[in-house]
Context: one part of a larger RNA
RNA sequence: GAUUGAACGCUGGUGGCAUGCCUAACACAUGCAAGUCGAACGUGAAAGGGUUUCGGCCUAAGUAAAGUGGCGGACGGGUGAGUAAUGCGUAGGAAUCUGCCUGAUAGUGGGGAAUAACUCGGGGAAACUCGAGCUAAUACCGCAUACGCCCUAAGGGGGAAAGCGGGGGAUCUUUUGGGACCUCGUGCUGUCAGAUGAGCCUACGUCGGAUUAGCUAGUUGGUAGGGUAAAGGCUUACCAAGGCGACGAUCCGUAGCUGGUCUGAGAGGACGAUCAGCCACACUGGGACUGAGACACGGCCCAGACUUCUACGGGAGGCAGCAGUGGGGAAUAUUGGACAAUGGGCGCAAGCCUGAUCCAGCAAUGUCGCGUGUGUGAAGAAGGCCUGCGGGUUGUAAAGCACUUUCAGGAGGGAAGAAAGUUGGGGUGUUAAUACCACUCUGAUUUGACGUUACUUCCAGAAGAAGCACCGGCUAACUCCGUGCCAGCAGCCGCGGUAAUACGGAGGGUGCGAGCGUUAAUC
Numbered sequence: 001g002a003u004u005g006a007a008c009g010c011u012g013g014u015g016g017c018a019u020g021c022c023u024a025a026c027a028c029a030u031g032c033a034a035g036u037c038g039a040a041c042g043u044g045a046a047a048g049g050g051u052u053u054c055g056g057c058c059u060a061a062g063u064a065a066a067g068u069g070g071c072g073g074a075c076g077g078g079u080g081a082g083u084a085a086u087g088c089g090u091a092g093g094a095a096u097c098u099g100c101c102u103g104a105u106a107g108u109g110g111g112g113a114a115u116a117a118c119u120c121g122g123g124g125a126a127a128c129u130c131g132a133g134c135u136a137a138u139a140c141c142g143c144a145u146a147c148g149c150c151c152u153a154a155g156g157g158g159g160a161a162a163g164c165g166g167g168g169g170a171u172c173u174u175u176u177g178g179g180a181c182c183u184c185g186u187g188c189u190g191u192c193a194g195a196u197g198a199g200c201c202u203a204c205g206u207c208g209g210a211u212u213a214g215c216u217a218g219u220u221g222g223u224a225g226g227g228u229a230a231a232g233g234c235u236u237a238c239c240a241a242g243g244c245g246a247c248g249a250u251c252c253g254u255a256g257c258u259g260g261u262c263u264g265a266g267a268g269g270a271c272g273a274u275c276a277g278c279c280a281c282a283c284u285g286g287g288a289c290u291g292a293g294a295c296a297c298g299g300c301c302c303a304g305a306c307u308u309c310u311a312c313g314g315g316a317g318g319c320a321g322c323a324g325u326g327g328g329g330a331a332u333a334u335u336g337g338a339c340a341a342u343g344g345g346c347g348c349a350a351g352c353c354u355g356a357u358c359c360a361g362c363a364a365u366g367u368c369g370c371g372u373g374u375g376u377g378a379a380g381a382a383g384g385c386c387u388g389c390g391g392g393u394u395g396u397a398a399a400g401c402a403c404u405u406u407c408a409g410g411a412g413g414g415a416a417g418a419a420a421g422u423u424g425g426g427g428u429g430u431u432a433a434u435a436c437c438a439c440u441c442u443g444a445u446u447u448g449a450c451g452u453u454a455c456u457u458c459c460a461g462a463a464g465a466a467g468c469a470c471c472g473g474c475u476a477a478c479u480c481c482g483u484g485c486c487a488g489c490a491g492c493c494g495c496g497g498u499a500a501u502a503c504g505g506a507g508g509g510u511g512c513g514a515g516c517g518u519u520a521a522u523c
Base pairs, nucleotide, nucleotide: 001523002522003521004520006519007518008517009516010515013370014369015368016367017366018365019363020362021328026326027325028324030323031322032321035071036070037069040068041067049058050057051056078281079280080279087206088205089204090203091202092201093200096198097197101194102193103192104191105190106189107188108187109143111141112140118133119132120131121130122129123128149158150157151156163186164185165184166183167182168181171180172179173178207253208252209251214244215243216242219241220240221239222238223237224236225235226234256278257277258276259275260271261270262269263268283304284303285302286301287300306317307316308315309314334360336359337358338357342356343354344353345352346351373403374402375401376400383394384393385392386391407464409459410458411457412456413455417450421445422444423443424442425441426440427439428438429437467512468511469510470509471508472493473492474491478507479506480505481504482503488495489494
């Protein structure tokens, strides 16, 4: 000099953009943060409509809350404890899997037995739970078929499915509906390929310590069996005795890694907040289940510590999600708004959910911009300070006069962020079809949290807006008074013991300026 996720002191007008628990991976009250689908299924309350004197009865509608079932809760969000290599970075590799998505191909036939919800009964303080009975499905289980798929050298053996929604001219059935049938859409099953994602292997690089020199027994390799989606001591039995190490093994300490950030002319050095990629973790330790994917933050089981309810028999919990609380600390924000946009989950869609996200609030924490007036004005006013008492300086500074009105304030106008969606019409495709459906063109209509938005017009009046540090040398800036080795200053040299430009105050000056200094830290 530059820099910071800074803190402290004094001071503080405004806007844009960023950033904001670095400490206790300490403990957490409360609310919210993952749901959705009625176009898979059986039910269905209240309210509504009709009817009825009331009670009640009937009806349609996917509106509440549950249940079965599907998909999603493995993403998104947080944190950096652990990890010095099962990590990360770069470059390669072969022995693999991959829901949803895309392309291709073949199929989607025919049956069955249950079970929740519900009803009844029982137990329990509760959490919850037991028994009996009834019922549905895209839930579950067989059968058929299966070129391709899997096992096998071959012969041979094994293996699947589910429907739902819209529309319809003939024909058949039927009590109106409806069904067969046709067609469209969307699902389901097998297989192949792609894409995406994931698992695995190799090489090289990746902090300090030798006051850590030897380490290793599934250890190193082979054979065989097992196991995995997959190679492999991954695992087991047997056999051999290997493997690593001064090119630093092992041990100890420290640490998430990277793109990058800061600094520096560079080489380097230090760091790894925000943003992005990867990894690890989710009260502590262990375990598996489900699933395409987890050994799963807001899932399950066991053990432990802690908190908590209890009728003492037994239960409940996990903010390193967003806010917020206590604690720790020099120190770090609101128990806010909205799904309008972007993205995600579910759904045919409308839509629902989304503390992701977008916004707002707080903080000079940083950075960038603007303002706190402009011109004129010498009697060089008064006052202050100094003085050699003549004057000098503060100083065009003020007052006065003439203007302007940025920003803040008040009153109006007013974009863009909006694309979609819904609905009407036309065209094309599909089809038996001018239904339906899909695509496309076009008209109408509607959707904004921010928001009293940005921007802009008018109004009034200089009106509301300057401080901080320093002035001995380094280092820009000097005098007076007070004090008297005292009180004090100080980054270094050093000042202070009666004329202190170094302490304290004042006047003046210098520097920076909504900041200025100090402390800490890096180069």

A computed fold for a 523-nucleotide part of an RNA from a metagenome, annotated as small-subunit ribosomal RNA, 5' domain. RNAcentral holds the full RNA, with entries from SILVA. The coordinates come from a structure-prediction model, not an experiment, and the mean pLDDT is 84.